[in-house]
Context: one part of a larger RNA
Molecule: small-subunit ribosomal RNA, central domain
Organism: metagenome
RNA sequence: UUGGGCGUAAAGCGUCUGUAGGUGGUUUUUAAAGUCUAAUGUCAAAUCCCAGAGCUCAACUUUGGCCAGGCAUUAGAGUACUUAAGAGCUAGAGUAUGGUAGGGGUAGAGGGAAUUCCUUGUGGAGCGGUGAAAUGCACAGAGAUAAGGAAGAACACCAGUGGCGAAGGCGCUCUACUGGGCCAUGACUGACACUGAGAGACGAUAGCUGGGGGAGCGAAAAGGAUUAGAUACCCUUGUAGUCCCAGCCGUAAACGAUGGACACUAAGUGCUGUUUGAAGCAGUGCUGUAGCUAACGCGUUAAGUGUCCCGCCUGGGAAGUAUGCUCGCAAGAGUGAAACUC
Repeated sequence: UUGGGCGUAAAGCGUCUGUAGGUGGUUUUUAAAGUCUAAUGUCAAAUCCCAGAGCUCAACUUUGGCCAGGCAUUAGAGUACUUAAGAGCUAGAGUAUGGUAGGGGUAGAGGGAAUUCCUUGUGGAGCGGUGAAAUGCACAGAGAUAAGGAAGAACACCAGUGGCGAAGGCGCUCUACUGGGCCAUGACUGACACUGAGAGACGAUAGCUGGGGGAGCGAAAAGGAUUAGAUACCCUUGUAGUCCCAGCCGUAAACGAUGGACACUAAGUGCUGUUUGAAGCAGUGCUGUAGCUAACGCGUUAAGUGUCCCGCCUGGGAAGUAUGCUCGCAAGAGUGAAACUC
């Protein structure tokens, strides 16, 4: 390289948008580029193969010859397919109109429960914590209880193998702005499509920079325990952080460990949306036939049967390391070997 693969054995980019490229519905006309046929030239000789000849045979040597195929040129064939140009179509795709569900997003405003702290009243000896304790708090009045005030963060019940979003993710209430989906109608455009190397955008947590904020929780740190020790598990404190604004980082078991699009292929049964309702359509689950799978299992939401495009894998370790380059304030990220060894 061919081949074979990618749920769990190595392997699907975290997700999307999209450039080049690849691939592409249906009818018809024209062309004849691909396609097909023939001829000519060429593809050195040797070799291989076929038929002979010569060494006693053979190996070996030698004579003659061809198919098939590549490239180029010429001449044609045919309209099947691909292609190019023209004209159409509506089943793909999109638009429109009317509905509709939703924690989809951004900004602003408001709310109550709880927690902590502060002030005051009552009260008077413990509180707290644990397996048991101690550190800690407390007569300078704690804890408890009542009233008032302040602050920050998160939004109980509803809540659901329920919903929305490309993914990350999204949950108190209201308002404004705004994205997408689904259903119905079948009005409009008329292939405008699918995928997508590079590229771009978004991207949990942690972390970084600057400015705020800081109730609770809480890496680090300190103390108390436990223990042979205890740089831990348990307890008392507690800084960064967690929160907001602006910017960076760009990674996760970013998981359905399952790339996207389209078509086809048994049933049964829940839920969500639409619909007056059934059916249908769209979404989301379970059981399960055929089929597939090493098995587990998957099974119309395929891991079944096919087509198109992209990404990735090629024994374990060394190693996601070294080096170079790009990006980053840094942390580091991306790309990414080999020697050697089994």